Predicted 3D model of a 77-nucleotide RNA (SAH (S-adenosyl-L-homocysteine) riboswitch aptamer) from a Chromatiaceae bacterium. It was read from a public genome assembly, where an Rfam model found it. It matches the Rfam family "SAH (S-adenosyl-L-homocysteine) riboswitch aptamer". The family has 52 seed sequences and 1,354 matches in Rfam 15.1. Rfam links the family to the GO terms S-adenosylhomocysteine metabolic process and regulation of gene expression. The prediction has a mean pLDDT of 77.
RNA sequence: CUGCUUGAGGAGCGUUGCAACAGGGUUCCCCCCUGCCAGGCUCGAGCGGUAUCUUCAACCAACGGCGCUCAGUUUUU
Numbered sequence: 001c002u003g004c005u006u007g008a009g010g011a012g013c014g015u016u017g018c019a020a021c022a023g024g025g026u027u028c029c030c031c032c033c034u035g036c037c038a039g040g041c042u043c044g045a046g047c048g049g050u051a052u053c054u055u056c057a058a059c060c061a062a063c064g065g066c067g068c069u070c071a072g073u074u075u076u077u
Stems, first nucleotide, its partner, number of pairs: 001049009010070006018040001021035005039063001
């Protein structure tokens, strides 16, 4: 750095549909249509893969289209 599994990032309802995925069209591909679709992101843990070369420690989250609702906190009345 990365694959998979898992936890967390308060909880819901409605809605649009990019990517991915599935189906169809297409000899194949591109492309098109349909379906699904707003934790696909970040942080942590576990098990791996690859690469690199080397101090240690401490502290700590930031975000998630649009509309609405609830919870929590603070302030004002």